[in-house]
RNAcentral holds the sequence, with entries from MGnify. Bacterial RNase P class A from a marine sediment metagenome, 357 nucleotides, folded computationally. Its Rfam family is "Bacterial RNase P class A". Rfam classes the family as a ribozyme. The prediction has a mean pLDDT of 76.
RNA sequence: GAGUCGGCCAGGCAAUCGCUGUAGCAUGUCUGCAGAGGAAAGUCCGGGCUCCAUAGGGCAGGGUGCCAGGUAACGCCUGGGGGGCGUGAGCCCACGGAAAGUGCAGCAGAAAGUAAACCGCCAAAGCACCUUCGGGUGCCGGUAAGGCUGAAAGGGUGCGGUAAGAGCGCACCGCGCGGGUGGCAACAUUCCGCGGCUAGGUAAACCCCACCUGGAGCAAGACCAAAUAGGGAAGCAUGCAGCUUCGGCUGCGGUGUGUGGCCCGCACAGCUUCCGGGUAGGUUGCUUGAGGCCGGUGGCGACGCCGGUCCCAGAUGAAUGAUUGUCCGCGACAGAACCCGGCUUAUCGGCCGACUC
Numbered sequence: 001g002a003g004u005c006g007g008c009c010a011g012g013c014a015a016u017c018g019c020u021g022u023a024g025c026a027u028g029u030c031u032g033c034a035g036a037g038g039a040a041a042g043u044c045c046g047g048g049c050u051c052c053a054u055a056g057g058g059c060a061g062g063g064u065g066c067c068a069g070g071u072a073a074c075g076c077c078u079g080g081g082g083g084g085c086g087u088g089a090g091c092c093c094a095c096g097g098a099a100a101g102u103g104c105a106g107c108a109g110a111a112a113g114u115a116a117a118c119c120g121c122c123a124a125a126g127c128a129c130c131u132u133c134g135g136g137u138g139c140c141g142g143u144a145a146g147g148c149u150g151a152a153a154g155g156g157u158g159c160g161g162u163a164a165g166a167g168c169g170c171a172c173c174g175c176g177c178g179g180g181u182g183g184c185a186a187c188a189u190u191c192c193g194c195g196g197c198u199a200g201g202u203a204a205a206c207c208c209c210a211c212c213u214g215g216a217g218c219a220a221g222a223c224c225a226a227a228u229a230g231g232g233a234a235g236c237a238u239g240c241a242g243c244u245u246c247g248g249c250u251g252c253g254g255u256g257u258g259u260g261g262c263c264c265g266c267a268c269a270g271c272u273u274c275c276g277g278g279u280a281g282g283u284u285g286c287u288u289g290a291g292g293c294c295g296g297u298g299g300c301g302a303c304g305c306c307g308g309u310c311c312c313a314g315a316u317g318a319a320u321g322a323u324u325g326u327c328c329g330c331g332a333c334a335g336a337a338c339c340c341g342g343c344u345u346a347u348c349g350g351c352c353g354a355c356u357c
Base pairs, nucleotide, nucleotide: 001357002356003355004354005353006352007351008350009349011327012326013325014324015323016322017321019035020034021033022032023031024030025028037333041344042343044342045341046340047339048338049217050216051215052214061213062212063211064210065209066080067079068078069077070076081095082093083092084091085090096208097207101206102205103202104201118147119146120143121142122141126139127138128137129136130135155173156172157171158170159169160168174197175195176194177193178192179191180189181188182187221284222283223282224281231275232274233273234272235271236270239252240251241250242249243248255269256268257267258266259265291310292309293308294307295306296305297304298303328331
């Protein structure tokens, strides 16, 4: 100088005026204290909590997918194995099964999955013809070593072999299977044996195997409870006179509400009390929690255990702000809404540690 990995900060301070919560007593135009994040975000996973469902098991559907461990749990994390990239520190991987089955593969090419004969190579065997009797030509054929096409042409190199060739035979390398050895395992193997090689790719294609999996969500759920309308129960009133076709009608009186100072009048029609459900509204759930910090201890580590200490937003149309001064480097992404563990995405600038070239 160029990089790799991990961690941290997220404008500071002061004054004034507000907002939300909480404590106090002096109850106020009071005082004190506290008041967003590393992602509060996306709502993508996992759990707590709540209600509903549920004997147990299975099917279907969904999810996960190398191994071991951590954890309340996970698709997360840690350590390891395998593969790929990088000189390296390191980084990336959707990494079970293709010798159970089915499906799929453009173009090119003769042939693309029980492979294939376009060019090239061969003419040993068989047949036909010719012959100077040496052989030649043709047919039937043989051949995957060479060329051509393609991402891919059914192991590679060499020697032998052959008419020419070919794991056809052999040596070495590779591959597969079995055993041994090491490892908890994934797996590794410079060990032993077997197999001429049978078994190309694709499973975020169907599928097979193993494991996991009930649904909905704080607008969950619980409690208190106006007015209006409606439901149930009890009480008050339903009287007198006349007429009557015996159904009722008329007059007077009575009850309640409204108007009104009161009476009359007028208008309205049951009125009062209680009970239960329930709407608005209020309370709760609501923040003490798989919690933070410090020390010790076990473990390579994720993390566990022990002790001490601290309380750190809780709003509900929804607070966490505004103005001024000052300093620097001139300040990014962004705002809690039941809570917690992760992942992913966004993010001005700066600091610290370890490591590589």